Context: one part of a larger RNA
RNA sequence: AUUGAACGCUGGCUGCAUGCUUAACACAUGCAAGUCGAACGAGAAAGUACCUUCGGGUGCGAGUACAGUGGCGGACAGGUGAGUAAUGCAUAGGAAUCUGCCCAGUAGUGGGGGACAACUCGGGGAAACUCGAGCUAAUACCGCAUAUUUCCUAAGGGAGAAAGACUUCGGUCGCUAUUGGAUGAGCCUAUGUCAGAUUAGCUUGUUGGUAGGGUAAUGGCCUACCAAGGCUACGAUCUGUAGCUGGUCUGAGAGGAUGAUCAGCCACACUGGGACUGAGACACGGCCCAGACUCCUACGGGAGGCAGCAGUGGGGAAUAUUGGACAAUGGGCGAAAGCCUGAUCCAGCAAUGCAGCGUGUGUGAAGAAGGCCUGAGGGUUGUAAAGCACUUUCAGUAGGGAAGAUAAUGACGGUACCUACAGAAGAAGCACCGGCUAACUCCGUGCCAGCAGCCGCGGUAAUACGGAGGGUGCAAGCGUUAAUC
Numbered sequence: 001a002u003u004g005a006a007c008g009c010u011g012g013c014u015g016c017a018u019g020c021u022u023a024a025c026a027c028a029u030g031c032a033a034g035u036c037g038a039a040c041g042a043g044a045a046a047g048u049a050c051c052u053u054c055g056g057g058u059g060c061g062a063g064u065a066c067a068g069u070g071g072c073g074g075a076c077a078g079g080u081g082a083g084u085a086a087u088g089c090a091u092a093g094g095a096a097u098c099u100g101c102c103c104a105g106u107a108g109u110g111g112g113g114g115a116c117a118a119c120u121c122g123g124g125g126a127a128a129c130u131c132g133a134g135c136u137a138a139u140a141c142c143g144c145a146u147a148u149u150u151c152c153u154a155a156g157g158g159a160g161a162a163a164g165a166c167u168u169c170g171g172u173c174g175c176u177a178u179u180g181g182a183u184g185a186g187c188c189u190a191u192g193u194c195a196g197a198u199u200a201g202c203u204u205g206u207u208g209g210u211a212g213g214g215u216a217a218u219g220g221c222c223u224a225c226c227a228a229g230g231c232u233a234c235g236a237u238c239u240g241u242a243g244c245u246g247g248u249c250u251g252a253g254a255g256g257a258u259g260a261u262c263a264g265c266c267a268c269a270c271u272g273g274g275a276c277u278g279a280g281a282c283a284c285g286g287c288c289c290a291g292a293c294u295c296c297u298a299c300g301g302g303a304g305g306c307a308g309c310a311g312u313g314g315g316g317a318a319u320a321u322u323g324g325a326c327a328a329u330g331g332g333c334g335a336a337a338g339c340c341u342g343a344u345c346c347a348g349c350a351a352u353g354c355a356g357c358g359u360g361u362g363u364g365a366a367g368a369a370g371g372c373c374u375g376a377g378g379g380u381u382g383u384a385a386a387g388c389a390c391u392u393u394c395a396g397u398a399g400g401g402a403a404g405a406u407a408a409u410g411a412c413g414g415u416a417c418c419u420a421c422a423g424a425a426g427a428a429g430c431a432c433c434g435g436c437u438a439a440c441u442c443c444g445u446g447c448c449a450g451c452a453g454c455c456g457c458g459g460u461a462a463u464a465c466g467g468a469g470g471g472u473g474c475a476a477g478c479g480u481u482a483a484u485c
Base pairs, nucleotide, nucleotide: 001484002483003482005481006480007479008478009477012357013356014355015354016353017352018350019349020315025313026312027311029310030309031308034072035071036070039069040068047060048059049058050057051056079268080267081266088193089192090191091190092189093188094187097185098184102181103180104179105178106177107176108175109174110144112142113141119134120133121132122131123130124129150159151158152157164173165172166171194240195239196238201231202230203229206228207227208226209225210224211223212222213221243265244264245263246262247258248257249256250255270291271290272289273288274287293304294303295302296301321347323346324345325344329343330341331340332339333338360390361389362388363387370381371380372379373378394426396421397420398419399418400417404412429474430473431472432471433470434455435454436453440469441468442467443466444465450457451456
């Protein structure tokens, strides 16, 4: 000098930041990913009006709600740092790749078919859920035709598409094939990247080749065969520790320490494994299996995963509200209206930090009283107080009241800010005073009680312990502890 700090004493206001560093411990509850009726079929009820043979019917509600098929999005955003010493990160290069939505270009969008949900009927189950039969639509699924391009090829040839919807009838949004771009991603190489030799040898898919498989793609990535290689004292292997970086702190710099918040990359999502779908995952709020744990059960069987936002228990010296709004920015879906969004924007709590402001100003000697000291004269507290004259920042009360939003739409918020009013009124502490180190006396105690960062104080006059008066330093803080330079 610094801190994501904690503890002790104290505490007026505002702004801006920051806030589980420990148990990647376990989690009650609510919310955090939906959306599209302009892809598709189906389709209530409450209520209300009228009619009624009093059973009900019809209209509105309403093609609404709840579901289902289908599409896009749930691979982003958000969290955490367990693992990882190199399948990571940083920097600089590279070739054997993919890329939904987006942009630009070229060519198409012809003609058919059969199902499955929803629904109805029936059955099983405590539940979760599930089985059978029947009906049905599509931008769901499957053939046929066509093929500028595209792919394969033994160069002859062969293979491969499509979907419609809305419309003001002009078109718009789509769909198929393909080229280029953009963006994003995968892969390879080099260099750098903590400690230990009380770790010296390590390695058999190991190192290379051939052939094949596999992948979007290169490659021992995998398999068969062949060769016997490959790494290592310039530290292999092993062990320990650790996410990396831009940065941050410190320092004149070199360097040292560090990696909270913000930004980039990586890894993980109860533990371990696996694939499915998809342009993209081996997927935090998807699936399957195993395990531990918790819960429900009719004991047959089921359900769950806060390292999302709040919140709870626990651990700990220690870290906040089960808040508001989608108004802005951004994201998903939608033609749009719009819906969703604990991302985000705000508010709440905390002197946790930084910055600013205030707690009055002037005058006032009878140098008041009181306190303390005293050589008893006085000195000091001290212009300090009182008194007198003023001011009103901040806080308070009342009135007005934004920008942030462009036509509309403001959670924040009657907030910021402005004006008026009242009254010195509501607002100072903490540590220290032997030397280092700014600041001294008295009383108590008597090697006791105690202090202490180092030197050291205390055994009867202690400026070093405890109290008081006085003083010094900082100040809404001040000290202590911890940590780094």